[in-house]
Molecule: transfer RNA
Organism: Candidatus Woesebacteria bacterium
RNA sequence: GCCGAGAUAGCCAAGGUGGUCACGGCGGGCGCCUGAAGAGCGUCAAAUGGCUGUUCGACUCAGCCUCUCGGCA
Numbered sequence: 001g002c003c004g005a006g007a008u009a010g011c012c013a014a015g016g017u018g019g020u021c022a023c024g025g026c027g028g029g030c031g032c033c034u035g036a037a038g039a040g041c042g043u044c045a046a047a048u049g050g051c052u053g054u055u056c057g058a059c060u061c062a063g064c065c066u067c068u069c070g071g072c073a
Stems, first nucleotide, its partner, number of pairs: 001072007010026003019056001028044005049065005
């Protein structure tokens, strides 16, 4: 340099026909339970890499950029 894959809560991670409250797990807060903890149960908060475009509407589509991983040279 070329090609491909990816970037979603503190961490891991699913999703896509473009439209509701973005699925879960771990972790965290609060409560129940307990003598107290742990486990368990209930509940709450928290996320779509950046910019531009398309569209009535973008996490999803398109372009560019950044970063990560893999392959070729």